A computed fold for a 129-nucleotide RNA from filamentous cyanobacterium CCP3, annotated as Guanidine-I riboswitch aptamer. Model confidence (mean pLDDT): 78 of 100. NCBI's taxonomy places the organism under Bacteria, Bacillati, Cyanobacteriota.
[in-house]
RNA sequence: AGAGUAGGCACCUAGGGUUCCGACUCAGCUGAUCAAAGUUGUUUGUUUUGGUUCGCUGAGUAUCUGGUCCGAGAGGUGCAGCCAGGCAGUAACUAACCUGGUUCACGGAGGGAUAAAAGCCCGGGAGGA
Repeated sequence: AGAGUAGGCACCUAGGGUUCCGACUCAGCUGAUCAAAGUUGUUUGUUUUGGUUCGCUGAGUAUCUGGUCCGAGAGGUGCAGCCAGGCAGUAACUAACCUGGUUCACGGAGGGAUAAAAGCCCGGGAGGA
């Protein structure tokens, strides 16, 4: 200096935002109910305005705990794979099974996807030791 390998999947977590659900706020509509006023000789009935409440619709809010969703190379667990040995007698090879191993790892900015964002992807990158 070059090449190869350090790998895969699933579940979970750190974390993430806001498509859907829920929550909250505002507005509107129907019903119910209360109060006031008007109308009526009086009551009843009825009209208007305002308040409360159930339901529905629309918009907004993630500095709304949540459900759905995304989610780690350098986080966890498991499975498969791979490696070594055994099983194993044999000239050698060999499936299944068993045991062990599967190390180390500081890391921007910027960009990308998705509804949107992120320890997601670019990326075991650039860079550093």